[in-house]
Notes:
This is a predicted structure of a 1439-nucleotide RNA (small-subunit ribosomal RNA) from an uncultured bacterium. The sequence is in RNAcentral, with records from ENA and SILVA.
């Protein structure tokens, strides 16, 4: 600032034009004007503006009542307006008080205030006439026709009010129908309550209020109490039905600092009115006052968060007013904020085989990219300037003109014509010049969902993250850069609601096993319900009607250049209310029927129930005989029973509790259950016939009964068997399993209790839909009234069509198809817990959540894997044997220590005599010391010089330096050059790395396993993983091979093909071979090809043949057996699917990535890999007599050999050495093979056994044997006397056993690859150990049992619970006190109008004072709900 107007209701009257008169000139006076500040009256102020506390209500929506009401001003009709009176403000005096304001004396006016007259109409009485009673204001404009006449008004005349009434209209007020949250862990509530009769009261109806009387009123259709909340048109989403919301806009409500309360009004229980309490703030002179932004603007606080102390009354509206107007934070505008929805711009054409930068790279290039720049354009918008509507129409002044009124040409009003003033926005919107691309792009992403990919940093760090998940050295997931998607003046994020979510399912879910059927039944309320005819018409339809405000919504136009956005006209508003008609269906109502129910007769079956009788078997205990030493238990033992006589067995008692057999997927009940045998009572069913009743049914919340085992609680009983308990095992433990006792309880009577995997994991009933095949009661037919067979009811079982089911499966006894009812379910833990209530002695039962928390929990089925499951098979797996290992000693790896280094890999089987077929130097990678820096080595540049090469001195550990010697080649020619290779020295790019990462890889390799398995293509079958084939029956060494079959065929593997042996034939015989013939010391040497051998090619062996056996037959094949050199894959060897182990190996090679670059590189020298308290692997040697030592003597295959292997021949004890010969090898040599044999000798000893250690001397290789080779010789002679626990190889020319030989190598084997000699035992057989293979099967495994996962303890962290208490907040009672008010009484103080009275004076009519009830706040006591916080407890959850 937001409520004032009104002088045309009124009395005063500040100031102010103007003209006259006056004047002592200061000035006074009249008459015109103007009208402030206040006052008295009217009218408004009850709208209009806000807010959403509070209410779960007739509050609100809707439709209806009101005959139970009231409405100012506003239109209408009809009648009045007539005559008096006393005041109070204002002013003016005093006065009180800081103030706010009060108080008292005088003076006045009026549309104020009060009689008095009339009385249309009203109102009350009365049947009506009639009678009582009851109103009012004037104001202003204008004439001079009538009256009277000066002026004029008690005339006329027009406006505007004022009084009574009636209607309209407008607002308003009350009752009502229906609809309008949550929670049952709120079942009862109510006393003015329910009602009725009566008084007051109220505009009206009513317990609205008060007395008296009745006791009623609400309630499971959820009252009452808690909690939460303004409703509503409508707005958000939805295909729809819903479901969420209640901003803006509109209607209604209800509030105005809290609680109370009147008061004036036509309307209030009054936001900007009062009065009281109360909290708060401010003033104060302390005695007292003021105030109430949830009007608009602002300030402060709170908060995540929300704006200008603006412009105007031009425009719409509202109030006052006659009117001009005034006022109006209503409203029209601007201003602030991307908040939202709409529209525009930020620039267009052209430009390269493509600019620079920036990113990448495979270095080639490619992306940013026609993008840029550059070149011709345009000028929305921008800046500056110019122009320039609409929004004004009515009304208003001014003049004019024509009805109307009227006596009038006045005036007052009507409808016209002319001028005319008025613009907040607004420097507008538009329109147009200049100028010039000039003034204008961001923001999330780019693993999948989900449109967008690459580099670099990071290295389970730092982060991301809607779900899944991403990050542990190559991140398309994190961060940055490049690049790319998407929307775009926005774009992500956070919160909410609705979608999707058929995931509460009315439309439209389900409950066998995934969450779900109530343990069972009875039944009442409710729910649904058989056939026929009549009537009704409530429901249900059909048609009007009325109403569903307006705006929103739909359509279709229209207006702003489009659109948002505004106007119109349409439809929708699915609802209510109401007439009228229709009657199939439901309902009512009546009259009927029998087909569902149910009664009654007849029959039947039956561990259906209750209570009593009875019986035998057996078990224990007791008596008493006979008998003697064990009985009992167990895997196996103990405890325990027993010489005081057991166990056993005979005889006799005693008492309890159960009823073998018969017994069956059978019988019976609702379930739960129910078995000797028999009385007695007693429920239910089932079959066929007839009779009777007449839908009497069906399903059920609440409610009631029943209801296993255990449990309780009295009182009996106790034979068994047995919780607890106790003792003995068993085990690391054993609070269990096994044993021996053993009490409660197992029984019986009465009461509680009321739960179970109370299960067919299947609620109850009715109705329909193939069958086949048992079994139980019946029944009716046929049969010889036999056997049985047809057929039919009603039970109870198996399999199965269709159809269902996620699947397994149900399948007329349904989990198929329909109808009705009831109960039940909505992700897993927390939890069937906690509070709280009900019941219970008690234990506990019943009902029954939340906080947290996790992203899953389930269900069926499918593949593998496992399994101290099963079936069958195989393999030196085991088992029968032969021999070792482990112990000794060395030998060699390996681990560990230990060092300057002990280089590095390899680590269960599948590393550990491995890489390494061979480390004195070198290898070598390591260390220590010393050097080089484009390098020891590759390519390709720059510049200079020299051929290359070859040799010597010196220094030094050497790498290297330093000084020297000898040498000049080749092509070409323009010859004082040039140029190829070549060295050298500079220099650049790169060289180099056995550095890292086998978890970045290729290749190779290894094990599972020389194991029989591993796939496929089409079919088919299964929603689908996936099966099928590949399973089955036979068989095999084998998925080998046959049959069989929804499969039929194929591929990798197996198996042949390939190499070696084993027989045999051909062909070939030199360096092999020699039967014959000569010859010789010797196949030597002629001769020979026959032999043997060589070595090239070929036969050979296939279940080929006989017998049996196998099968439905056949095959496969298996056993034997001829014959054969060889027999059933002849014996070896190569050959190693599909895959598994992130197996080995970046140090064999190659390789991405990363790291060093005067060094992690390259060169040298010495040392080291050879170390040694230990420990393990793998091997030699042994330990003796089946054996050592001498000496004699006999037979092999396979292989090497010129930097080589070496005959002979000599020398040494020997290792060797010296000369010297022959072979590039069937020719010479290595090269004597040994075990064997013959003899000799030793005689059980740590020896003649064993050889280690050591000491001496040698030899050989080598540049060099010190650390650190091998071998000889003398000497020395260590441990070991056959090896604990454990454990390995082998099934035949094998195993042990004996030598021999090669590679590697200067040298260096007990290793490793061959070779060949002699040459065995045993395999009952598959139970069990260990691998494996097929089938099956369990499974909560799938990184696949080295799995997975349970629970106590320890720590931290979280949310409930409970709790000695503490402290708030709402409410219930009961009382105290009792403001303003209001009704009542009372009223001796006070009181203009009215009435008597001349007056005094009284009367009516009232004030204030006290008073009585009701009363808000306030106290007290005392109870309930409920909310924070707590010592301390106890249980979840998550790491």
């Nucleotide at each position: 600032c937001a409520a004032g107007u009104u002088g045309a209701a009124c009395g005063a009257g500040a100031u102010u034009u103007g003209a006259c008169c006056u004047u002592u000139c200061g000035g006074g006076g009249u008459c015109u004007u103007u009208g402030a500040c206040a006052g008295u009256g009217g009218c408004g102020a009850a709208c209009g503006g806000g807010a959403g506390a509070g209410u779960a209500a007739c509050g609100c929506g809707u439709g209806g009542a009101u005959a139970a009401u009231u409405u100012a001003c506003c239109u209408u009709u009809a009648a009045a307006u007539g005559g008096g009176g006393g005041a109070c403000a204002a002013c003016u005096c005093a006065g009180g008080g800081a103030a706010a304001c009060c108080u008292g004396g005088g003076c006045u006016a009026a549309u104020a205030c009060c009689g008095c007259a009339u009385g249309u109409g009203g109102u009350c009485a009365g049947u009506a006439a009639u009678g009582a009673u009851u109103a009012a204001a004037g104001a202003u404009g204008g004439c001079c026709u009538c009256u009277u006449u000066a002026c004029a008004a008690u005339g006329c005349u027009g406006u505007c009010g004022u009084u009574u009434a009636g209607a309209g209209a407008u607002a308003a007020g009350u009752c009502u129908g229906c609809g309008u949250a949550a929670u049952a862990u709120u079942a009862g509530u109510u006393u003015g309550u329910u009602g009725g009769u009566g008084u007051g009261g109220u505009a009206a109806c009513g317990g609205c209020u008060c007395a008296c009387c009745a006791a009623g009123g609400c309630u499971a259709u959820g009252a009452u109490a808690u909690u939460u909340a303004g409703g509503c048109g409508a707005c958000c989403u939805u295909a729809a039905c819903g479901g969420g919301u209640g901003a803006c806009c509109g209607c209604c409500c209800u509030c105005a600092c809290u609680g109370g309360g009147a008061u004036u009004g036509a309307g209030a229980u009054a936001c900007g009115g009062c009065c009281c309490a109360g909290a708060c703030u401010c003033c104060u002179a302390c005695g007292g006052g003021a105030g109430g932004c949830a009007g608009c603007a602002g300030u402060c606080g709170a908060g995540a968060a929300u704006a200008g102390u603006c412009u105007a009354c031009a425009a719409u509206g509202g109030u006052c007013g006659a009117a001009a107007g005034a006022c109006u934070g209503a409203u029209a505008g601007u201003g602030c904020a991307a908040u939202g929805c709409c529209g525009c711009g930020u620039g267009g054409a052209u430009g390269a085989c493509g600019a620079a930068g920036c990113a990448u790279u495979u270095c080639g290039g490619u992306g940013u990219g026609u993008a840029a720049a550059a070149u011709c354009c345009u000028u929305u918008u921008a800046u500056a300037g110019a122009u320039g509507a609409u929004c004004a129409a009515a009304g208003g002044u001014a003049u004019u003109g024509a009805g109307g009124u009227u006596a009038a040409u006045a005036g007052c009003u009507u409808c016209g014509g002319u001028a005319u003033a008025a613009g907040a926005u607004a420097u507008u919107a538009g329109u147009u010049u200049a100028u010039g691309a000039a003034u204008a792009a961001g923001c999330u992403c780019c693993g999948g969902c989900u449109a967008a990919c690459u580099c670099c940093g990071u290295g389970c760090c730092a982060g991301c993250a809607g779900c899944c998940g991403c990050g542990g050295u190559a991140a398309u997931a994190c961060g940055g850069g490049g690049g790319g998607a998407g929307c775009g003046a926005a774009c992500g994020u956070u919160g909410u609601c609705c979608g999707g979510a058929a995931u509460c399912a009315c439309u439209a879910g389900g409950c066998g096993u995934a969450a779900a059927g109530g343990g069972c039944a009875a039944g009442u309320a409710g729910g649904c319900g058989g056939a026929a005819u009549a009537g009704u018409a409530a429901g249900u339809u059909u048609u009007g009607u009325g109403u569903u405000a307006a705006a929103u919504g739909u359509a279709u136009g229209g207006g702003c250049u489009c659109a948002a956005c505004c106007c119109a006209u349409u439809c929708a508003c699915u609802g209510c209310a109401u007439g009228a008609g229709a009657u199939a269906c439901u309902g009512c109502u009546a009259u009927u029927c029998u087909a569902g129910a149910a009664u009654c007769a007849u029959a039947c079956a039956g561990g259906g129930g209750a209570a009593g009788a009875c019986g035998g078997a057996a078990u224990u205990u007791c008596u008493g005989g006979u008998g003697u030493a064990g009985c009992g238990g167990u895997g196996g033992a103990a405890u325990g029973c027993g010489c005081a006589g057991a166990u056993a067995u005979c005889a006799g008692a005693a008492g309890g509790a159960a009823c073998a057999c018969u017994c069956a997927u059978g019988g019976c009940g609702a379930a739960g259950g129910c078995a000797g045998u028999u009385u007695u009572c007693u429920g239910g069913g089932u079959a066929a016939u007839g009779a009777u009743u007449g839908a009497c049914g069906c399903u059920c919340a609440a409610u009631u009964g029943c209801g296993a085992a255990g449990g309780u609680g009295u009182g009996g009983g106790u034979a068994u068997c047995a919780a607890a308990c106790a003792g003995g095992a068993u085990u690391a433990g054993a609070g269990a399993c096994c044993c021996u006792g053993g009490u409660a309880g197992u029984c019986c009577a009465c009461a509680c209790a009321g739960u179970a995997a109370a299960c067919g994991a299947u609620a109850a009933a009715c109705a329909u839909u193939a069958g086949a095949u048992g079994u139980c009661g019946g029944g009716a037919g046929a049969g010889a009234u036999g056997a049985u067979c047809u057929u039919u009811c009603g039970g109870u079982g198996u399999c199965g069509u269709a159809g269902c089911u996620a699947a397994c499966g149900c399948g007329u006894u349904a989990a198929a198809u329909g109808u009705u009812u009831c109960g039940c379910c909505u992700g897993g833990g927390g939890a069937g817990u906690a509070c709280g209530a009900u019941c219970g002695c008690a234990a506990g039962a019943u009902u029954g959540a939340a906080a947290c928390u996790c992203a899953a929990a389930g269900g069926a089925a499918u593949u593998g894997a496992c399994g101290g499951g099963g079936a069958c098979c195989c393999g030196c797996a085991c088992a029968a044997g032969c021999g070792g290992u482990g112990g000794a000693g060395c030998a060699u790896g390996u681990g560990g220590u230990u060092u300057a280094a002990u280089u590095c890999g390899a680590u269960g089987c599948a590393a550990c005599g491995c890489g390494a077929a061979g480390a004195a130097c070198c290898u070598u990678a390591c260390c220590u010391g010393g050097a080089c820096u484009u390098g020891a080595c590759a390519u390709a540049g720059u510049u200079u010089g020299g051929a290359a090469u070859u040799u010597g001195a010196u220094a030094g550990a050497g790498a290297u330096a330093u000084c020297g010697g000898a040498g000049u080649g080749c092509u070409g020619u323009u010859u004082a050059c040039a140029g190829a290779g070549c060295c050298a020295a500079u220099u650049u790019a790169c060289a180099g790395g056995u550095g890292c990462u086998g978890c970045a890889u290729g290749g190779c390799u290894g094990u599972c396993g020389u194991c029989a398995g591993c796939u496929c293509g089409u079919g088919u079958c299964g929603u689908g993983a996936g099966a099928u084939g590949u399973u089955g029956g036979g068989u095999u060494a084998a998925g080998u091979c046959c049959c069989g079959c929804a499969a039929c065929g194929a591929g990798c593997g197996c198996a042949a093909c390939c190499c070696c042996u084993a027989c045999c034939a051909u062909u070939a015989g030199u360096u092999g071979c020699c039967a014959u013939c000569a010859u010789u010391u010797a196949g030597u040497u002629g001769g020979g090809g026959a032999c043997u051998c060589u070595a090239a090619u070929g036969g050979g062996a296939c279940u080929g043949c006989c017998a049996g056996c196998g099968u439905a037959a056949a095959a496969a094949g298996c056993u034997g057996g001829a014959g054969g050199a060889a027999g059933g894959u002849g014996g070896g060897g190569a050959u190693g699917a599909u895959g598994u182990c992130a197996a080995g190996u970046c140090a064999u090679c190659a390789u991405g990535g990363u790291c060093c670059u005067u060094a992690u590189g390259u060169c040298c020298a010495g040392g080291g890999c050879u170390a040694c308290a230990c420990a393990c692997g793998u091997g030699c040697u042994a330990c003796a007599a089946u054996g050592g030592u001498c000496g004699g003597u006999a037979c092999a295959g396979a292989g090497g050999g010129u930097u080589g292997c070496u005959a002979c021949a000599c020398u040494g004890c020997g290792a060797a050495g010296u000369g010297a010969u022959g072979c590039c090898a069937a020719u010479c040599u290595c090269u004597u093979a040994a075990a064997g044999c013959c003899g000799a000798u030793c005689u059980c000893a740590g020896u003649u056994c064993g050889g280690a250690u050591u000491a001496g001397a040698g030899u050989c290789u080598g540049c060099a044997a010190c650390u650190c080779g091998a071998c000889u010789c003398u000497a020395u002679g260590a441990a070991g006397c056959u090896g604990g626990a454990a454990u390995c190889g082998c099934u035949a020319g094998u195993a042990g056993u004996c030598g021999c030989g090669u590679g590697u190598c200067a040298g260096a084997a007990u290793a490793a690859c061959g070779c060949g000699g002699u040459g065995a035992a045993u395999a009952c057989g598959u139970u069990c150990c260990c691998g494996g293979g097929u089938c099956u099967u369990g499974u909560a495994c799938a990184c696949a049992c080295c799995g997975c996962c349970c629970g106590u303890c320890a720590a931290g962290u979280c949310a409930g619970c409970c709790g000695a208490g503490u402290u708030g907040a709402a409410u219930g009672c009961a009382c105290c006190c009792g403001a303003a008010g209001a009704u009542g009484g009372u009223g001796a103080g006070c009181u203009a109008a009215c009435c008597c009275g001349u007056a005094a004076g009284g009367g009516a009519a009232g004030c204030a004072g006290c008073u009585c009830u009701c009363g808000a706040a306030g106290g007290u006591g005392u109870g309930u709900u409920u909310g924070a916080u707590a010592a301390g407890g106890g249980g979840g959850a998550c790491u």